[in-house]
RNA sequence: CAAAACGCUUUCUAGGGUUCCGCAAGUAACUAACUUGGUCUGGUCCGAGAGAAGGCGCACAGUCAUAUAACUGUGACACGGAAGGAAAAAAGCCUGGGAGAU
Repeated sequence: CAAAACGCUUUCUAGGGUUCCGCAAGUAACUAACUUGGUCUGGUCCGAGAGAAGGCGCACAGUCAUAUAACUGUGACACGGAAGGAAAAAAGCCUGGGAGAU
């Protein structure tokens, strides 16, 4: 000093908070209404490059009489802040396979 499709997406999980629901407490009053509480296990919700599975692609190799088609195979590894961003909020989300480290 050093390329890349180490791409896109779906369903989940670890994790995350508190809009809504529920739960708890309170208000002169019920199962209504309002207020407070995430220092409430939860449902909804957010959610991984370095977590899982699937789909669509991409690259390379192979098979097939030709072949750009089809089919098959392979695609490794991955320590990591602070700070900022999100019309609920926070986070392993995004900036970001970034800065930095090795």